[in-house]
RNA sequence: GCGCCCGUAGCUCAGGGGAUAGAGCAGGGACCUUCUAAGUCCUUGGUCGGGGGUUCGAAUCCCUCCGGGCGUA
Numbered sequence: 001g002c003g004c005c006c007g008u009a010g011c012u013c014a015g016g017g018g019a020u021a022g023a024g025c026a027g028g029g030a031c032c033u034u035c036u037a038a039g040u041c042c043u044u045g046g047u048c049g050g051g052g053g054u055u056c057g058a059a060u061c062c063c064u065c066c067g068g069g070c071g072u073a
Stems, first nucleotide, its partner, number of pairs: 001072007010025004018056001027043005049065005
């Protein structure tokens, strides 16, 4: 350089045109317990990597850029 894949919550990841964008872990609170851990319940946290386009409607489709990974010479 070329080809392919990935980028969504603090972390690991789902969601692939129409719910208010979700789960687990982590954080906060409550219950329980003599205390701690474990357990149960509740809860905070996102303009979905940036920009542009298509569409009535985009995290999702297209283009470009940025970042990361793998392959190839």
The RNA shown here (transfer RNA) has 73 nucleotides and comes from a Chloroflexia bacterium.
RNAcentral records the identical sequence in 2 taxa.
Its mean pLDDT, the model's own confidence on a scale to 100, is 81.
The RNAcentral record of the sequence draws on ENA and MGnify.
Taxonomically the source falls in Chloroflexia (Bacteria, Bacillati, Chloroflexota).